This is a predicted structure of a 1513-nucleotide RNA (small-subunit ribosomal RNA) from a metagenome. RNAcentral holds the sequence, with entries from SILVA. It matches the Rfam family "Bacterial small subunit ribosomal RNA". Rfam links the family to the GO terms ribosome and structural constituent of ribosome. The coordinates come from a structure-prediction model, not an experiment, and the mean pLDDT is 85.
RNA sequence: AGAGUUUGAUUCUGGCUCAGAACGAACGCUGGCGGCGUGGAUAAGACAUGCAAGUCGCGCGGUUAGCGGUAGCAAUACCGUGAAAGCGGCGGACGGGUGAGUAACACGUGGGCAACCUGCCUCCAAGUUGGGAAUAGCCCGCCGAAAGGCGGAUUAAUGCCGAAUUGUGGCCAGGGGGGGCAUCCCCCUGAAGCCGAAGCCGGGGACCGCGAGGCCCGGCGCUUGGAGAGGGGCCCGCGGCCUAUCAGCUUGUUGGCGGGGUAACGGCCCACCAAGGCUACGACGGGUAGCUGGUCUGAGAGGACGGUCAGCCACACUGGAACUGAGACACGGUCCAGACACCUACGGGUGGCAGCAGUCGAGAAUCAUUCGCAAUGGGCGCAAGCCUGACGGUGCGACGCCGCGUGGAGGAUGAAGGGCUUCGGCUUGUAAACUCCUGUCACUCCGGAAAAAGGCGCCGGCCGGACAAUGGUUCGGCGCUUGAUGGUACGGGGAGAGGAAGGGACGGCUAACUCUGUGCCAGCAGCCGCGGUAAUACAGAGGUCCCAAGCGUUGUUCGGAUUUAUUGGGCGUAAAGGGCGCGUAGGCGGCCGGGUCAGUCUGGCGUGAAAUUCCGGGGCUCAACCCCGAAACUGCGCUGGAUACUGCUCGGCUGGAGGACUGGAGAGGUGGCCGGAAUUCACGGUGUAGCGGUGAAAUGCGUAGAUAUCGUGAGGAAGACCCGAGGCGAAGGCGGGCCACUGGACAGUACCUGACGCUGAGGCGCGAAGGCCGGGGGAGCAAACAGGAUUAGAUACCCUAGUAGUCCCGGCAGUAAACUGUGAGCGCUUGGUGUGGGGGGAUUCGACCCCCCCCGUGCCGGAGCCAACGCGUUAAGCGCUCCGCCUGGGGAGUACGGCCGCAAGGCUAAAACUCAAAGAAAUUGACGGGGGCCCGCACAAGCGGUGGAGUAUGUGGCUUAAUUCGAUGCAACGCGAAGAACCUUACCUGGCCUUGACAUGCGGUGUUCACGGGGUGAAAGCUCCCGGCCCUAACCGGCGAACCGCACAGGUGCUGCAUGGCUUUCGUCAGCUCGUGUCGUGAGAUGUUGGGUUAAGUCCCGCAACGAGCGCAACCCCUGCGUCCUGUUGCCACCCUCGCGAGAGGCGCACUCUGGACGGACUACCCUGUUUCAACGGGGAGGAAGGUGGGGACUACGUCAAGUCAGUAUGGCCCUUACGGCCAGGGCUGCACACGUACUACAAUGCCCAGCACAGAGAGACCCGAUGCCGCGAGGCGGAGGAAAUCAUUAAAACUGGGCUCAGUUCGGAUCGCGGGCUGCAACUCGCCCGCGUGAAGCUGGAAUCGCUAGUAAUGGCGCAUCAGCAUGUGGCGCCGUGAAUACGUUCCCGGGCCUUGUACACACCGCCCGUCACAUCAUGGAAGUCUUCUGCACCCGAAACCGGCGCGCCAACCGCAAGGAGGCAGCCGUCUAAGGUGUGGGCGAUAACUGGGAUGAAGUCGGGACAAGGUA
Repeated sequence: AGAGUUUGAUUCUGGCUCAGAACGAACGCUGGCGGCGUGGAUAAGACAUGCAAGUCGCGCGGUUAGCGGUAGCAAUACCGUGAAAGCGGCGGACGGGUGAGUAACACGUGGGCAACCUGCCUCCAAGUUGGGAAUAGCCCGCCGAAAGGCGGAUUAAUGCCGAAUUGUGGCCAGGGGGGGCAUCCCCCUGAAGCCGAAGCCGGGGACCGCGAGGCCCGGCGCUUGGAGAGGGGCCCGCGGCCUAUCAGCUUGUUGGCGGGGUAACGGCCCACCAAGGCUACGACGGGUAGCUGGUCUGAGAGGACGGUCAGCCACACUGGAACUGAGACACGGUCCAGACACCUACGGGUGGCAGCAGUCGAGAAUCAUUCGCAAUGGGCGCAAGCCUGACGGUGCGACGCCGCGUGGAGGAUGAAGGGCUUCGGCUUGUAAACUCCUGUCACUCCGGAAAAAGGCGCCGGCCGGACAAUGGUUCGGCGCUUGAUGGUACGGGGAGAGGAAGGGACGGCUAACUCUGUGCCAGCAGCCGCGGUAAUACAGAGGUCCCAAGCGUUGUUCGGAUUUAUUGGGCGUAAAGGGCGCGUAGGCGGCCGGGUCAGUCUGGCGUGAAAUUCCGGGGCUCAACCCCGAAACUGCGCUGGAUACUGCUCGGCUGGAGGACUGGAGAGGUGGCCGGAAUUCACGGUGUAGCGGUGAAAUGCGUAGAUAUCGUGAGGAAGACCCGAGGCGAAGGCGGGCCACUGGACAGUACCUGACGCUGAGGCGCGAAGGCCGGGGGAGCAAACAGGAUUAGAUACCCUAGUAGUCCCGGCAGUAAACUGUGAGCGCUUGGUGUGGGGGGAUUCGACCCCCCCCGUGCCGGAGCCAACGCGUUAAGCGCUCCGCCUGGGGAGUACGGCCGCAAGGCUAAAACUCAAAGAAAUUGACGGGGGCCCGCACAAGCGGUGGAGUAUGUGGCUUAAUUCGAUGCAACGCGAAGAACCUUACCUGGCCUUGACAUGCGGUGUUCACGGGGUGAAAGCUCCCGGCCCUAACCGGCGAACCGCACAGGUGCUGCAUGGCUUUCGUCAGCUCGUGUCGUGAGAUGUUGGGUUAAGUCCCGCAACGAGCGCAACCCCUGCGUCCUGUUGCCACCCUCGCGAGAGGCGCACUCUGGACGGACUACCCUGUUUCAACGGGGAGGAAGGUGGGGACUACGUCAAGUCAGUAUGGCCCUUACGGCCAGGGCUGCACACGUACUACAAUGCCCAGCACAGAGAGACCCGAUGCCGCGAGGCGGAGGAAAUCAUUAAAACUGGGCUCAGUUCGGAUCGCGGGCUGCAACUCGCCCGCGUGAAGCUGGAAUCGCUAGUAAUGGCGCAUCAGCAUGUGGCGCCGUGAAUACGUUCCCGGGCCUUGUACACACCGCCCGUCACAUCAUGGAAGUCUUCUGCACCCGAAACCGGCGCGCCAACCGCAAGGAGGCAGCCGUCUAAGGUGUGGGCGAUAACUGGGAUGAAGUCGGGACAAGGUA
């Protein structure tokens, strides 16, 4: 610090996701040790049990358990110590827990109290006298189950009461002085009046007293004051959550006067008076929440959080209340009410773990019913000491952080095993074994801390006192004594590598790869996505990577996210400018000077608790952890200073802004009046059969006279030409003329004002079309409706009609692609060129043209900006100010709520759920019922076919035991088949073989083999008989067939979607690319586009391109002309011979020809076209041939997962007495049908018969086969010649003559019968041929469709391959003969090329994609109602307590001799009020018959709305 993910690719926008850190965690797997931390986050749910606040006998009376002692025989008495209860004092308001409530002066921070309190503690001053009455306890009696209570009698105090003190003092009216902050404060003085006390313990000389004791001293107390410290109360400024779909709230409310109350101010409370107070700087309401120091994260700014520790607050079962007290409205106090729980004798009682442990419950989840007061701290006490679940420790939990270990070194035959393998090997891996060594932790034995200071006693010093004692002492010495942790930390000895490793991941992000299994299954997944038979993505394994006593997962926070943007974003098209104006609050604001110093800057002071963080240092062996110091705490307050800027204030200025005057321009607005053209209608005239309408029609109109035409009239609406990229307006918008009223802008002059300005949340107004209400109007047009067409349908597009509406007046509505998709204002920043308005200059008689300035409105373009497109002085550039708006797509501009509206609806505006995108611009393609240019037998023109018939053949289908398999639009279908009777053959049935029909190797046996023969059998096979070689004398040994066995063979079994190779097609189309350069952020472009031209990316010219490659062309072959060479098997002109002749033999190689070389053609020449004087085109001459002469071979980058595993090869998978092999028979030939390709025909341009002429290219030895003979013929007999220019081989159509005469025929030949021939082991299934007989369909073929542009189509025959035979009539490949017609042209169909355009397509139009309906699932709105909870208002009832009133009952202290009084208590009443009740509203939520839309789902239905002019933009 970034990365993945939208696309074919690209840039951008934008969301989602990941890598990091953290946690009071939980879950899964695993788990050796220690240290330090940490641990009920949910039910502030309920709690059994134990403990958590007591202490003081030196305050008091009294009882006396226990222990010790004395006396006594003992009972017992007394003394000491000690204990229980009570009165009394202090403490139970601290400490400890929890976070429910609380949005508040609760908290934080800084201030204030001149408006306050303060027990214990410290210091100072002064005192502490003398009395009285009660009451617990105890005793007696009574009630009660208990808890507890009542009565009587008696008693003490540091309890209570009254009195005293020349009242030291305090309070207090007044006076004086000083000060301040308004009320006032401080000091001095001070009238009247008011206010105090308690004792206990210890010691001691003199003196007094019988004694106790007095007295004196000391200590602890007590009283009245003053001061302090610490603690608290109250008030204020500022700061810190969400929601405006909460916009108004408030009656003790705001203030005043008086009073009450409090420690104290205050409306805190009350009476009266006034009518105020708060709020957009967010009142009131709703939701959520203890606040902070800090913690986590982050570069920071910020964001999130507030557990442990610390400060503050709040609470203590729920609600209410006060009492006591220095302090409470009181966690382990009281009273009342309620809920719950427990006890009960049913009458009544008791209880409050959010203290420590512990239990149940709920939960994903959070510990021991532990030890100790040794330390620290707290309460009480003179003290010893007691109490202390505060605290100190230990335990449990890997919950976290930190540390340590599970060994170290050596060790190659690179062992075994595992995994992989191309079978060679590689890897696990120095890893192990093995050798040497070490000894942490754990284990064992021994030693063994610190934490302890203090306390008590004694001695001494010092203080104090009276020269004394007691007393005090932070001083010195001696003695005794205190440890839960714990025999722990730590140290030492011992033994032994011995006891101690797992988790996750390995497709990309992201570090780490192979095998096997599985087969869109099982599963994975954070995102993108994996899995449909070779999965690095599932599962297992091996290996590897990462971390490690942990590792992963889940949840949450921050980060990455500059994705809420202060730092640090945007709004033309990605989400985003308000439809427009006026203007309120607010924000912002020109030049000069003075004042002020609020902001701002700066010095000082105070504060900013500690802990935490950072830095330095130190202590535990290190670290975590802890200690010390320093810094920091970015803040707030007080104070001194500075004055540039901002603010405030005063004075001035004119440049901003406004005014005045002059002038012209304009569809600016409102009202009124007027005019003409046109449509329609009415009437009249002329006139006759149609008009109208469309792609074509029809509905409609018209003989009752339309349309057309003329005249007259009526009425409404709209304003042709002018008209312009023109003008005006804020926008919407504004268009005939004239008049009236009226707004704004502009130019010019520089006379006036003197910052008067800009923007503008709310607000107010304006606001197209359509719509609504009321009233008019209505010609044309025209939703709806109707009809006619179109169509599969046509609720549309087209046509005929036609009502609202469109128009006017008044009122509502308030939207829009209200768009420049661009808010308003000001300033600044190169230009060019139009146009509207105004002014000036020059010039002119005056103008125009020309030049300059200002305002407006367009185009092009520089810098700059932009993702690009583009914008560009009219900015989307550079700046400032203000407003509005955006934050992924869908859900949704929807629901609910509110406001507005007559309604329609508008404004404001979510969520659940769901997706991994949605999107912008540009790029390359592809596509278009887009455009341009151009090709092709593409159409057209023409000739002949196919589609109908019969047959052949292939295919589909059906059938079958099998009908083997493949090929499937063009580009499968006379295709693989260039030869299925057996074979072929892969299929089926049956019979057989198992190292195999075939290859190689090894081991064994050793003649079992082969050859020949026999049996059986359909054959294959099985079986029987016979049966080697070399060496050696022989044995031994060797070879070797065969056999036995092992490796292996074999498979036309699967996958052409694992492959090679080859092939088809687009397409013989003219294209496809590269290097360098240049342009672009980039994909990419340029080149290859453009202008011409060509069959051609062929060539030329131009050009930021210049070159090059694969293609095109040429080079190759055949053919057409010539020359040369060649001369047999070919040829025969001349010559010779023979023959009547035809001809034959020679000579010869001239000719033809054979087949080799060469020449020839290149737009070279001439004319011409236009041009750039290029390419090229047109014409001509010559030539055998002319513009690539004709034909062939040759086919670029690529496309179709095209075809082929069955031609061969080949990975993987599968079969192994069978999915291999052999054999026989059958099948591939089956036949209701359908299609393709052919042949033959339907006839007279024909058929039949007869005659007769002319080829080329081929093949031939188990072959071709002549003459001759036989047969009607197929063919047979036979064999000359021929391994071939030598031999064999009728060319046919044509042509000549004759017949047929339009007929299912002398056409046509299918089918069938009979008889033959040939091949072959064999023609039944299932060959071909011949003869005779039979003679079917068919009379030119619907929709539709194919081929061909010249030696072509058409037509005629000939040959060859395959092959025993079968294509002598049909297929394929060739050959020659005869030999046409037509092409105006490129609109249309099909295919293609180039350029361009649009695109929502990119598996690319056979694309994409929308909506209804149906089904399933999910969330949600409405809804009669039902329920829960919160809350407002009114009323009823009303506990306890405080306060007030009454107080006839009761009462010790004081007064009084007494009566009585003062005072008090019970009791009663009242105000207030918790809980409860009744009624009626409101809010949130739950649920619900039914209902609305929404989202999602591999294959459903209907259409075909959008994307290409998407076929009606």